[in-house]
RNA sequence: AGAACAGGUCGGGCGGUCGCUGCCGGCUCUGAGAUUCAGAUUUCGAUUUGGCUCUCACGCCGGGAGAGGAAAGUCCGAACACUAUAGGGCAGCGAGCCCGCUAACGGCGGGGCGUCAAACGACCUAAAAUUGUUUGGCGACGACAAGUGCAACAGAGAACAGACCAGCCCUGACAAGUCGGGGUGAUGGGUGAAACGGUGCGGCCCGCACGGGCUUAAUGUAAGAGCGCACCGGCGCGUGUGGUGACAUGCGCGGCCAGGCAAACUCCUCGCAGUGCAAGACCAAAUAGGGAGGCGUCAUAGGGCUGCCCGCCCAAUUUCCGAGCAAUCGGAAAACGACCUCCGGGUAGGUCGCUCGAGCCCGUUGGCAACGACGGGCCUAGAUGAAUGAUCGCCAUCCCGAGUCAAAUCGGGAUACAGAAUUCGGCUUAUAGACCUGUUCAGUUU
RNA sequence: GCCCGAGUAGCUCAACUGAUGGAGCGCUGGUCCUACAAACCAGAGGCUGAAGGUUUAAGUCCUUCCUUGGGCACCA
Numbered sequence: 001a002g003a004a005c006a007g008g009u010c011g012g013g014c015g016g017u018c019g020c021u022g023c024c025g026g027c028u029c030u031g032a033g034a035u036u037c038a039g040a041u042u043u044c045g046a047u048u049u050g051g052c053u054c055u056c057a058c059g060c061c062g063g064g065a066g067a068g069g070a071a072a073g074u075c076c077g078a079a080c081a082c083u084a085u086a087g088g089g090c091a092g093c094g095a096g097c098c099c100g101c102u103a104a105c106g107g108c109g110g111g112g113c114g115u116c117a118a119a120c121g122a123c124c125u126a127a128a129a130u131u132g133u134u135u136g137g138c139g140a141c142g143a144c145a146a147g148u149g150c151a152a153c154a155g156a157g158a159a160c161a162g163a164c165c166a167g168c169c170c171u172g173a174c175a176a177g178u179c180g181g182g183g184u185g186a187u188g189g190g191u192g193a194a195a196c197g198g199u200g201c202g203g204c205c206c207g208c209a210c211g212g213g214c215u216u217a218a219u220g221u222a223a224g225a226g227c228g229c230a231c232c233g234g235c236g237c238g239u240g241u242g243g244u245g246a247c248a249u250g251c252g253c254g255g256c257c258a259g260g261c262a263a264a265c266u267c268c269u270c271g272c273a274g275u276g277c278a279a280g281a282c283c284a285a286a287u288a289g290g291g292a293g294g295c296g297u298c299a300u301a302g303g304g305c306u307g308c309c310c311g312c313c314c315a316a317u318u319u320c321c322g323a324g325c326a327a328u329c330g331g332a333a334a335a336c337g338a339c340c341u342c343c344g345g346g347u348a349g350g351u352c353g354c355u356c357g358a359g360c361c362c363g364u365u366g367g368c369a370a371c372g373a374c375g376g377g378c379c380u381a382g383a384u385g386a387a388u389g390a391u392c393g394c395c396a397u398c399c400c401g402a403g404u405c406a407a408a409u410c411g412g413g414a415u416a417c418a419g420a421a422u423u424c425g426g427c428u429u430a431u432a433g434a435c436c437u438g439u440u441c442a443g444u445u446u
Numbered sequence: 447g448c449c450c451g452a453g454u455a456g457c458u459c460a461a462c463u464g465a466u467g468g469a470g471c472g473c474u475g476g477u478c479c480u481a482c483a484a485a486c487c488a489g490a491g492g493c494u495g496a497a498g499g500u501u502u503a504a505g506u507c508c509u510u511c512c513u514u515g516g517g518c519a520c521c522a
Base pairs, nucleotide, nucleotide: 002441003440004439005438006437007436008435009434010433012395013394014393015392016391017390018389020066021065023063024062025061026060027059030057031056032055033054034053036051037050038049039048040047041046068417072428073427075426076425077424078423079422080276081275082274083273087310088309089308090307092272093271094270095269096268097111098110099109100108101107112141113139114138115137116136117135118134119133120132121131122130142267143266147265148264149261150260164189165188166187167184168183169182170181171180172179173178174177197232198231199230200229201228202227203214204213205212206211233257234256235254236253237252238251239250240249241248242247280352281351282350283349290343291342292341293340294339295337296336297335302314303313304312317334318333319332320331321330322329323328345521346520347519359378360377361376362375363374364373365372366371396415397414398413399412400411401410402409447518448517449516450515451514452513453512456471457470458469459468465502473489474488475487476486477485495511496510497509498508499507
């Protein structure tokens, strides 16, 4: 020097010419508006002409600034703004190992546990398997030991499991090694994604059985079986130690052996109002301040911080007729409304919000790190039919061709993804090429 | 700019609570007819927009992209 993987940084540079969009300063011609002075007319309200000054628009000159690491997707989290208006419950939505960082987060950092891979070691004659340590990758990683549900096909049997083949035990038949019946939660095979933990033992004697005695950790059977006992493994409970904690580890008890799926319902803990700068505030302009239907004005019934319930809040009513002792009830008419739907009409303008901010850079310092603290410096788009561009020259990187022993040199081509629109912090996706760091592999040259 | 929804055969739509994806029209071949249409019979055509994940198993559940449709100004 190569390849693969992981992480990080940058993502063309310099100069000339012509343009585009804001900002700052200056100039004067034109136009508009305002203040003030002078003149003219006058019905004494005012109208009109000219000048000075100021503001705005257009124009000219000068200065200075002008896209990104993702400006994207709009997937999370906030800031900010609005809602005429206390809340509570249910539903719904979201988050989910622990600690920390942060304005906040589903983000980031560190750790725990699980899993996968590699290297080294142990066991072993050796390999595989198993196991230990280290390093790296991955993990939506609360609970299936609260309840409910699901598991096609295959298979004997799929969650209160089950017996197909071989095996084992008992038994029947006969030609004596075959056929038949029954048993055996089961040793092997087989099916499947998944088959209900593993290993060992269960004695002797009374002739056998029944019954009993002795011993034993325990004294099963025809063969067997969590039937009994012991050990190992797992799980749960209790408890000690270490750790902030997740968790790790020791001891004791329990035949408890409890399988998978919660990106299945569900349960537990925590959190959540909605709408988005087309939010919203102000000014100006224009029109028919219109019409139809519903609902309400009477609160159990309309409207509301989306659903449901409780509670709370809210605008708008009078007249006439009938019934009744009355409270009140029924009907009609007109009016009204912070209400809903539809039809029709008008404007398509300006200012603010708007960019100085959880801001950027450098240094010191605390922390393993994310990040924080202190000091110094800097100002870096703010447009709205929406600017940030075009072209030329030189350089940089790569490719092709000519050229050469090799170069130098010459000619041609390429340089990605992409384009701010209220603003931040993340995530995700797209991205030619260049550089840096680490790990692994391979083995060439010196 | 902001906010919602939908992708399944050529077209229009199904598929409930995850377990072999169906229908109508259209297309192809055949029967019938002199021929065509209609009718009848048979058949083809789908990696469910793409990729990844959860699960034994995904059109369906979850995530990220792609394509496509719709809505939102102010006044009275």